RNA sequence: AAUAGAGGUGCAAGAGUCAAUAGUUUUUUUCACAAAAAGAUGCAACUUGAAAAAAACAAGGGGUGAUUGCCGAAGAAGUAAUAAUUUGCAUGUUAUUAUAUUCUGGGGAUAUAGAGAAUAUCUAUAUCACUGUCACUUUAGAAAGUAAAGUGGGGUGCUAUU
Repeated sequence: AAUAGAGGUGCAAGAGUCAAUAGUUUUUUUCACAAAAAGAUGCAACUUGAAAAAAACAAGGGGUGAUUGCCGAAGAAGUAAUAAUUUGCAUGUUAUUAUAUUCUGGGGAUAUAGAGAAUAUCUAUAUCACUGUCACUUUAGAAAGUAAAGUGGGGUGCUAUU
């Protein structure tokens, strides 16, 4: 350097299916009709209703899941491009793609923050033990690449073969 593997509530996708509701449309009723307020923020312009009940439709997100691909699997941040967000400018947010940049061994619990309709869930940080691997030390053992305990490191790592 190449190939093949291991960790386990392991990672990701997923036909189908299930629950929930931000919202949309129609009908009826009440209020409003200048204005206020609203449309992510600011400036300028433009537009318009608000509430309740009923019916229908319901995105993103979530559970489960035949099955599939795998073990930087994957996730996040940054950067760049494109699109959307009433119109223009500036900023922001969201989504997709790329990335030779940065971080994270893995899952879990708790707390905080953000996203979200949500008490679902996701992301980030911190703490806690658990777990896998390697190194060192100690004990047991005839010995071992065995078992247990302690300390420390981290996946461009570890094990095996060539």
Notes:
This is a predicted structure of a 162-nucleotide RNA (Lysine riboswitch aptamer) from a mouse gut metagenome. Its mean pLDDT, the model's own confidence on a scale to 100, is 78.